[in-house]
Context: one part of a larger RNA
RNA sequence: GGAUGAACGCUGGCGGCGUGCCUAACACAUGCAAGUCGAACGAAGCACUGUCAAUGGAGAUUCGUCAAAGUUGACUUUGACUUAGUGGCGGACGGGUGAGUAAUGUGUGAGCAACCUGCCCUAAAGUGGGGGACAACAGUUAGAAAUGACUGCUAAUACCGCAUAAUGUACCGAGGGGGCAUCCCUUUGGUACCAAAGAUUUAUCGCUUUAGGAUGGGCUCACAUCUGAUUAGCUAGUUGGUGAGGUAACGGCUCACCAAGGCUGCGAUCAGUAGCCGGACUGAGAGGUUGAACGGCCACAUUGGGACUGAGAUACGGCCCAGACUCCUACGGGAGGCAGCAGUGGGGAAUAUUGGGCAAUGGGCGAAAGCCUGACCCAGCAACGCCGCGUGAAGGAAGAAGGUCUUCGGAUUGUAAACUUCUUUUAUGAGGGACGAAGAAAGUGACGGUACCUCAUGAAUAAGCCACGGCUAACCACGUGCCAGCAGCCGCGGUAAUACGUAGGUGGCAAGCGUUAUCC
Numbered sequence: 001g002g003a004u005g006a007a008c009g010c011u012g013g014c015g016g017c018g019u020g021c022c023u024a025a026c027a028c029a030u031g032c033a034a035g036u037c038g039a040a041c042g043a044a045g046c047a048c049u050g051u052c053a054a055u056g057g058a059g060a061u062u063c064g065u066c067a068a069a070g071u072u073g074a075c076u077u078u079g080a081c082u083u084a085g086u087g088g089c090g091g092a093c094g095g096g097u098g099a100g101u102a103a104u105g106u107g108u109g110a111g112c113a114a115c116c117u118g119c120c121c122u123a124a125a126g127u128g129g130g131g132g133a134c135a136a137c138a139g140u141u142a143g144a145a146a147u148g149a150c151u152g153c154u155a156a157u158a159c160c161g162c163a164u165a166a167u168g169u170a171c172c173g174a175g176g177g178g179g180c181a182u183c184c185c186u187u188u189g190g191u192a193c194c195a196a197a198g199a200u201u202u203a204u205c206g207c208u209u210u211a212g213g214a215u216g217g218g219c220u221c222a223c224a225u226c227u228g229a230u231u232a233g234c235u236a237g238u239u240g241g242u243g244a245g246g247u248a249a250c251g252g253c254u255c256a257c258c259a260a261g262g263c264u265g266c267g268a269u270c271a272g273u274a275g276c277c278g279g280a281c282u283g284a285g286a287g288g289u290u291g292a293a294c295g296g297c298c299a300c301a302u303u304g305g306g307a308c309u310g311a312g313a314u315a316c317g318g319c320c321c322a323g324a325c326u327c328c329u330a331c332g333g334g335a336g337g338c339a340g341c342a343g344u345g346g347g348g349a350a351u352a353u354u355g356g357g358c359a360a361u362g363g364g365c366g367a368a369a370g371c372c373u374g375a376c377c378c379a380g381c382a383a384c385g386c387c388g389c390g391u392g393a394a395g396g397a398a399g400a401a402g403g404u405c406u407u408c409g410g411a412u413u414g415u416a417a418a419c420u421u422c423u424u425u426u427a428u429g430a431g432g433g434a435c436g437a438a439g440a441a442a443g444u445g446a447c448g449g450u451a452c453c454u455c456a457u458g459a460a461u462a463a464g465c466c467a468c469g470g471c472u473a474a475c476c477a478c479g480u481g482c483c484a485g486c487a488g489c490c491g492c493g494g495u496a497a498u499a500c501g502u503a504g505g506u507g508g509c510a511a512g513c514g515u516u517a518u519c520c
Stems, first nucleotide, its partner, number of pairs: 001520004006516005013389006019382002021347001026345003030342003035089003040086002043083003046079002050075006059066002096300003105225008115217002120213008128162001130160002137152006168193011198205002226272003233263003238260008275297004279290004302323005325336004353379001355378003361375001362373004392422004402413004427457006436447001464509005469490003475504001477502003485492002
């Protein structure tokens, strides 16, 4: 000198764009953050259409009766209607944090002849015929509650058999080709096994099997990846083999048996520290430091363990067990998890609103309308950072007054002010008023009556901070008297201090300035 997620002191006009718990992965009140589909299903409710019955009785009447509106009940039709439940898809994405991890991580480059892949795309084929349940519901019942238990009824794209069956899978053969060792590809014959679901507004959307693709993942290898030797030996599933199990898949991944191996001075093991990278800062570069924000990967979700479901999790707002903590309790038993967005307490030098909207972009569900979305888009707070603008411009010497200094002549503040002539960025008021909205039309804007434009008013609303001995741009007066104090280094101060304090002046930067901390 540059830089910062900064803090502190003094000061503070505006706008744009960014950024904002670095500390306690401490504890959390409250609200919201993941739902959706009635075009899978039964049921309940609501509204509507129509018929019938009862009631009703405006009115009509030939006095026999006939009768509208309304009310109630039964049946029925329809619905952009509502929904607890069954069922499907999504809750594995998106959002947060960096505790752990020195390698089951990350980065770069390879490999899988050892693998999986819902939704999506392409192609081929199929979608036949049956069955039994369980919720909801009703009844009974336990409990303070959370939540159950029993009996009975019922539907489905829920569940289970059967049929059909190849280019599928497994096994047994025959032939061809290839490679990188195990082997791989391909043609063909036989045996065995395995599927499905319907909805509808009749446009379609689904369902099942197979092959290919795309996307996303899984595994393996090589190299690189902080410090310490005041850590020198470490290791029994340990290293390898055979066999078996398990996995989507290879493999001590697991197990039985056998062998005795494997790593290590090119640093094993142990200990400490740490998420890694693209990048960022600095530097002429080499390098050094760093990993906030944005993007990729990983890990975690109160602590530890476990599996279930599923295409995918060993699952932040799922389940089970144990621990700590908090809350409710009728003491028998239950409920909870902000490292989501706000917010609270605490810690701290220190870090924001319990805001608006789904209008845009994107995501989930749905045929769609649409619903949900603290992702996101916006607004609020903070000079925290960067950038831009302003606080007026021109003229103006009687060089005014005042201040300061003075050799008392004057010098300086100083064209500075006053004064004159202008301007109106900004500010305030008034009027108009967007883009962002996309496929042809229509509709749809939180931001926002915002940005922007026009007019009016009036210099009107807007300057500080630090320094002035040398380094280092900028000097005098007074006070103080080794005191009070200053100080980054050298050093100032003991009676004329350009170094302390104040004033005037000057220099520097400027809505900032200075200090502290850290990196180069």